This is a predicted structure of a 128-nucleotide RNA (Glycine riboswitch aptamer) from uncultured Rhodoferax sp.
RNA sequence: CCCCACUGGAGAGAGGUCAGCCUUGGCACUUGCGCCGAUGCGGAUCCACCGAAGGAGCAACCCGCAGCCCAAGCCCACUGGUGGCGACAAAGUACGGCGAAUCUCUCAGGUAAAGCGGACAGCGGGGG
Numbered sequence: 001c002c003c004c005a006c007u008g009g010a011g012a013g014a015g016g017u018c019a020g021c022c023u024u025g026g027c028a029c030u031u032g033c034g035c036c037g038a039u040g041c042g043g044a045u046c047c048a049c050c051g052a053a054g055g056a057g058c059a060a061c062c063c064g065c066a067g068c069c070c071a072a073g074c075c076c077a078c079u080g081g082u083g084g085c086g087a088c089a090a091a092g093u094a095c096g097g098c099g100a101a102u103c104u105c106u107c108a109g110g111u112a113a114a115g116c117g118g119a120c121a122g123c124g125g126g127g128g
Stems, first nucleotide, its partner, number of pairs: 001127004006122003013047001015046004020041002023038005048111003054107001055105003062097003067093002073085003076080001
């Protein structure tokens, strides 16, 4: 570091609309096979919200860099408020790379309880 078992493990609308299906109530039913409503289920969409599957973003350090800046010293047809070399200086800085989280984002996921899921933590076992 990975895997397995056990234990603990948070947050946030039982939201709106639209159709569909199951069950069911009432009404209608002279070729009619509908109308209205209720419980539930999952779907699409809208708004609000949550962060702890997954995903994305980044600080220091470190690394790169012929951008910028640029010393001592040396030189000059010598003083150039800013000369030339040193110089691709060094260091610094800009930029780039690397770069963690329970931070940030909210793509994904989730939002009554229960269940599922769940970062992470504890304990035990196995492997590298």
RNAcentral holds the sequence, with entries from MGnify.
Taxonomically the source falls in Rhodoferax (Bacteria, Pseudomonadati, Burkholderiales, Comamonadaceae).
Its mean pLDDT, the model's own confidence on a scale to 100, is 78.
Of the family's consensus pairs, 90% are formed in the model.